[in-house]
This is a predicted structure of a 72-nucleotide RNA (transfer RNA) from a Holosporales bacterium. Its Rfam family is "tRNA". By type it is a transfer RNA. Its family is annotated with triplet codon-amino acid adaptor activity in the Gene Ontology. Rfam describes the family as follows. Transfer RNA (tRNA) molecules are approximately 80 nucleotides in length. The coordinates come from a structure-prediction model, not an experiment, and the mean pLDDT is 84. It was read from a public genome assembly. Taxonomically the source falls in Holosporales (Bacteria, Pseudomonadati, Pseudomonadota, Alphaproteobacteria).

C1' cells in the first nucleotide's frame, strides 16, 4: 500500500439500539489490642476522536488516530 481484530473506570474485561456495569484494587465506617481477613457504604466514565442513521447509538455506517495480527 491491501485486509481483519481492538480501544468502555486506575488494571482486567462483559454489555452489541432504550437504565454504564462486573472482578480487582481506592476512600470511609463496623469487627481488632494491631493487622489481615471479612461486611456495609461510596467515589471515580466526554464509552479513542469527528461526522451520519435513529424518535433515541457504547451498540449501526463512513472517515480519522493508536495498537496487534496477516498478505504484498
Nucleotide at each position: 500500500g491491501g485486509g481483519c481484530g481492538c480501544a468502555u473506570a486506575g488494571c482486567u474485561c462483559a454489555g452489541c439500539g432504550g437504565g454504564a456495569g462486573a472482578g480487582c484494587g481506592c476512600u470511609a465506617c463496623g469487627u481488632u489490642g494491631a493487622c489481615a481477613u471479612c461486611g456495609u457504604a461510596g467515589a471515580g466514565g466526554u464509552c479513542g476522536c469527528a461526522g451520519g442513521u435513529u424518535c433515541g447509538a457504547u451498540c449501526c455506517c463512513u472517515g480519522c488516530u493508536g495498537c496487534g495480527c496477516c498478505c504484498a